[in-house]
Context: one part of a larger RNA
Molecule: small-subunit ribosomal RNA, 3' major domain
Organism: uncultured organism
Order: sequence, then structure tokens, then C1' cells
RNA sequence: AGGCGGGGGAACACACAAGCAGUGGAUUGUCUAGAUUAAUUGGAUAAUAAGCCAAGAAUCUCACCUAAACUUGACAUGUACUGUGUCCUAUGUGAAAGCAUAGUAUUCCGAGCAAUCGGAUACGGUACACAGGUGGUGCAUGGUCGUCGUCAGCUCGUGCCGCAAGGUGUCUAGUUAAGUCUAGAAACGAGCGCAACCCUCAUCUCUAGUUAGUAUGUCUAGAGAGACUGCUCGGGCAACCGAGAGGAAGGAGAGGAUGACGUCAGAUCCUCAUGCCCCUUACGUUUAGGGCUUCAUAGGCAAUACAAUGGGUAAUACAAUAAGAAGCAAUAUCGUGAGAUGGAGCAAAUCUUUAAAAUUAUCCUUAGUUCGGAUUGUAGUCUGGAACUCGACUACAUGAAGUUGGAAUUGCUAGUAAUGGUAGGUCAGCUAUACUACCGUGAAUAUGUCCCUGUUCCUUGCACU
Repeated sequence: AGGCGGGGGAACACACAAGCAGUGGAUUGUCUAGAUUAAUUGGAUAAUAAGCCAAGAAUCUCACCUAAACUUGACAUGUACUGUGUCCUAUGUGAAAGCAUAGUAUUCCGAGCAAUCGGAUACGGUACACAGGUGGUGCAUGGUCGUCGUCAGCUCGUGCCGCAAGGUGUCUAGUUAAGUCUAGAAACGAGCGCAACCCUCAUCUCUAGUUAGUAUGUCUAGAGAGACUGCUCGGGCAACCGAGAGGAAGGAGAGGAUGACGUCAGAUCCUCAUGCCCCUUACGUUUAGGGCUUCAUAGGCAAUACAAUGGGUAAUACAAUAAGAAGCAAUAUCGUGAGAUGGAGCAAAUCUUUAAAAUUAUCCUUAGUUCGGAUUGUAGUCUGGAACUCGACUACAUGAAGUUGGAAUUGCUAGUAAUGGUAGGUCAGCUAUACUACCGUGAAUAUGUCCCUGUUCCUUGCACU
């Protein structure tokens, strides 16, 4: 100088407290471990792994297994020799890839009467340099990312102090979300962070605007205004704090993007790049089938429930985001339904895809039920070359566990939690109950603390460096 303390002081955070809804019990989905397997490809493992890489494993993907094949190779560049002139077709065998065989077509430039010769170029063959590797090492690396943490810290120049390591500045008293600012002080300044500059939302003004017409408004797209402790009162040296007025908004208005020096030899050589090592008739490449979907058990995260603040039936109302041409698809007809037929319109403020909870009426009356929907059977629909392993959906039948969950534990402070639906990406289809967005309904509690978990600063002790 650090680090640590079941030392001290100060401050803070959904850290606790006060509340709301959960998880842990049930069933299912999904991921992981383990077990199993010819293979169940690989990675991620406290916080910082486990609906993670994967924004979608039937084939492909694919890295794994079994079997069948190829060897200058599926892909690139070059050299030497050589064949044929571009292309393509057929047959046999085979699961296909491949292997074997047959046929057909005849480029451009120059020289030459012509035969032919030289060159270019395309596709092959042989030979050689090489290709190739989702093989190893993330403890050789770049790049990218997680975490402490959006925490308030991390440093430098000059000066001063100390023999020196180093200190000071960065401390003390206040204050702040903040090393934010103020006053003091051997410090004076500065840099990376904080804040601001950026984007979105909330109010108003102006301008412009089509997609039937008009158009003040709503709306859409731009440009501005507006909030600054500016004003009043009180406290304070000041910074600032408390209360108030006006205002759409008040003291950082709300949200996003933005992540200092560094830490964890944190993660990734399976995005990519790359050193070294390794394979080179195979650890490369192609094909078919299988596997990644197994299942005594354990763990994580979700969905659905256990019901009356509910379930069924009928009627009826209100969105926003977003997407659309190998697409979105209306009206209509058929079907109990998934869907089918058909195709108006729309490359889109024009057309299409769009609510549910809510509300009203009525039935159910506390039951394993008109709760709950797992599981299973039969018959179907759709996608696709193909749904056996292994897709989704529909109808009828079936009707399991489950009566609010032990120890323990998670999230959340306002348009938030909770709850209801909608869209999108990936995508032929889908295992989406996931993820990313959108709107509807819409609470309770906290005006406290450092007890738990952690963080920051000062100080003290130390068998640590």
C1' cells in the first nucleotide's frame, strides 16, 4: 500500500420490513444430470449452466452410429503431359451414392490452296504442389459476450511531505442518484467514468398530407415551444433541503440506448479469424437407414388446474403492434369440425389477416362435481417426396392425478404487479405452454431499518500478501 475480521462509525439497494402474486405438492411441456444405447453429436455447471448456444432435429440440418462407396477429392489456385470440342442421352447393377458400358454433338483466333500446324478457351484423364478437418488446446490468442454494476469509482501532470516503498490531491463538515456540488484544508489543475448531448412517450403551436368527397378536429409526417429550483415562503455561510403557486408535466417528468480502470487463466478454437499439435485411400468427401425424441430416478424453468371473484349456454361491445406475392386472402358454397371448393381485392393508412377477458340474461349449488383435463380407442383434415421410429390439428368416446401444497424459496414500488387476448421472427409443416413485441382490465403496501443478503466511504486490529 492492499486484503480480511462473527471490530467500530457513516450511507445505500425490492436487501429486509409492509403488501400482492407465486415456486416447492399434482398433471403436462421443455431443458439438464444420471442411467441406458450401435449412436443416444458437441458445448454451457454457484451467483455468471439448465424454454441456454438452438429465431423452430421426420429427410436436410448433422457434427453421432451402422452399412455401402470415392481418393487432386464436394470446394480453390497453379504446373507438366494428354484426350475430346463445349452440351447431353440411354442401358445394366444398386437402397442411393457409386461402379460398368454404349451413343450423340463438334468452339474461337492466326498461318496455309489444302492436308495440317500454332495459340486461346471449356470439359475430362494422369502426375504433382495442394485442398479438406464442427479434429485437440478458450490454460497459446484476436474478436465477441457474461459478471461485480449503471456500482461511483479508477488515475495522471506539476507542487508539497517522506531516506524509501509511498502519501497528499481522492481528506474533514455538509449535500446529492452520483468523486454531484459547496465551504474548509499543501495543494492547484486535468483525464476516463457520473451528468448532459442521442431516441421514444406525455402538452401546445405551426407546416404539409392521400387511400370516395368536404375538413376546424382525431390521425400521419416534419419543424418548433415548453421545466430552469425560473417564481413565493421557511431553514442554511454556501451547495442544497422542506412547503407552495402556476402548469399537460416539478425538482433526474417516465422509459430506452449508453457499461470507467479492472476482476473471475469466467464463456466461446461448434459463428468467424488464428499460433502450435494431430489426420491425409482418412479424424477428408458422398449416399441410405438409424440416432440427437430412450426412461427406474433427481434438479431447473414454464403451462394447466384444484373451482362459484367460477364453469356452461345465448346475445352483444371496444384495441394496438406487426405481417403479406412460391404471399395475405374477402363475399359465397360444402362439411358437426380440422378444413375443402373457388377466387374479389391488395407489393398496402386503400385490400387481407385481428381480439379475449369485460357487459347482459339464464342454468349449475359445494360435489372429485356441468370443476379439472392427462391418458387411451376409433374415424378424419393439412403440410411434405415421405408423418412407423418421430408432426400438428379436428370429431366422437374415454375422464387419471389434483380439494391450495413441508423445510425452504422467487418476482414486483404504478399504468408497475396480477390478469386477458393479439402479432412477429425462425418456418413446407410443427413439438411455441418458449422468445421478442403490442394493446385491454388494473391493484395492495412502504414516508422505516441495517436484523438477513450484499455494495460504497472513513477508521481500527492482524499468525495474510